[in-house]
RNA backbone atom coordinates (compact mmCIF):
# COMPACT_ATOMS: atom_id res chain seq x y z
C1' N A 1 0.00 0.00 0.00
C1' N A 2 -3.74 -3.46 -2.64
C1' N A 3 -7.55 -7.60 -0.96
C1' N A 4 -10.78 -10.84 2.19
C1' N A 5 -13.58 -11.56 6.70
C1' N A 6 -15.74 -9.28 11.69
C1' N A 7 -17.21 -5.19 14.27
C1' N A 8 -18.45 0.20 14.38
C1' N A 9 -20.01 4.29 10.95
C1' N A 10 -23.85 10.75 9.14
C1' N A 11 -27.10 13.37 6.85
C1' N A 12 -31.24 14.87 4.35
C1' N A 13 -39.29 16.02 3.11
C1' N A 14 -43.51 10.55 7.84
C1' N A 15 -43.92 16.54 1.48
C1' N A 16 -47.17 17.90 -2.83
C1' N A 17 -49.95 15.50 -7.12
C1' N A 18 -51.74 11.35 -9.67
C1' N A 19 -52.41 6.40 -11.30
C1' N A 20 -53.02 1.68 -8.93
C1' N A 21 -54.60 -1.94 -4.58
C1' N A 22 -56.59 -2.37 0.09
C1' N A 23 -60.77 -1.16 4.03
C1' N A 24 -65.35 1.36 5.28
C1' N A 25 -69.23 5.09 3.74
C1' N A 26 -72.61 7.23 0.64
C1' N A 27 -75.35 6.38 -3.50
C1' N A 28 -79.60 8.60 -8.68
C1' N A 29 -75.31 1.29 -8.83
C1' N A 30 -72.99 5.88 -13.18
C1' N A 31 -69.74 6.94 -9.56
C1' N A 32 -67.88 10.04 -5.53
C1' N A 33 -65.77 11.10 -0.40
C1' N A 34 -62.59 9.22 3.65
C1' N A 35 -58.14 6.86 5.44
C1' N A 36 -54.43 2.73 4.55
C1' N A 37 -50.45 1.36 1.62
C1' N A 38 -44.25 4.19 1.76
C1' N A 39 -46.27 0.16 -4.98
C1' N A 40 -45.74 2.96 -9.43
C1' N A 41 -44.70 7.66 -12.03
C1' N A 42 -44.39 13.20 -11.73
C1' N A 43 -43.36 18.35 -9.19
C1' N A 44 -41.03 21.64 -5.19
C1' N A 45 -37.21 20.82 -1.50
C1' N A 46 -33.33 18.95 0.94
C1' N A 47 -28.68 15.12 1.88
C1' N A 48 -23.60 14.25 0.76
C1' N A 49 -19.35 9.62 4.12
C1' N A 50 -20.16 4.94 -2.56
C1' N A 51 -18.20 6.94 -7.39
C1' N A 52 -18.09 11.06 -10.69
C1' N A 53 -16.23 16.42 -11.73
C1' N A 54 -13.46 21.05 -9.49
C1' N A 55 -9.59 23.93 -6.99
C1' N A 56 -4.79 26.24 -2.66
C1' N A 57 0.04 26.25 -1.12
C1' N A 58 4.07 24.05 -4.12
C1' N A 59 6.43 22.34 -8.75
C1' N A 60 7.34 23.72 -13.42
C1' N A 61 6.80 28.19 -16.11
C1' N A 62 4.34 27.18 -23.36
C1' N A 63 1.08 23.53 -22.15
C1' N A 64 0.64 21.50 -17.33
C1' N A 65 1.49 18.63 -12.68
C1' N A 66 -1.08 18.77 -7.93
C1' N A 67 -5.60 16.88 -2.19
C1' N A 68 -9.31 16.66 1.18
C1' N A 69 -14.28 15.15 5.66
C1' N A 70 -13.50 21.89 1.43
C1' N A 71 -16.48 22.87 -3.13
C1' N A 72 -20.16 20.85 -6.96
C1' N A 73 -24.27 18.10 -6.43
C1' N A 74 -24.10 14.54 -12.34
C1' N A 75 -24.89 9.50 -9.78
C1' N A 76 -26.45 7.79 -5.38
C1' N A 77 -29.60 8.97 -1.14
C1' N A 78 -34.10 11.65 2.40
C1' N A 79 -39.60 7.62 8.61
C1' N A 80 -38.65 2.30 9.98
C1' N A 81 -36.68 -2.05 8.86
C1' N A 82 -33.37 -3.66 5.04
C1' N A 83 -29.36 -2.15 1.77
C1' N A 84 -25.36 1.19 0.61
C1' N A 85 -21.40 3.94 3.42
C1' N A 86 -15.90 7.97 3.49
C1' N A 87 -13.46 6.70 7.46
C1' N A 88 -12.09 3.72 12.06
C1' N A 89 -11.01 -0.81 14.69
C1' N A 90 -9.54 -5.92 14.58
C1' N A 91 -8.34 -10.91 12.04
C1' N A 92 -5.93 -12.77 7.94
C1' N A 93 -3.37 -12.80 2.85
C1' N A 94 -0.40 -10.86 -1.10
C1' N A 95 3.15 -6.51 -3.35
RNA sequence: UCCCGCGGGAGAGAUCCGUCGGCGGCCCCGGCCGCCGCACGGGCGCCGAAGGGGCAACGACCCCGGAACCUCUCAGGCACCAGGGACCGUGGGGG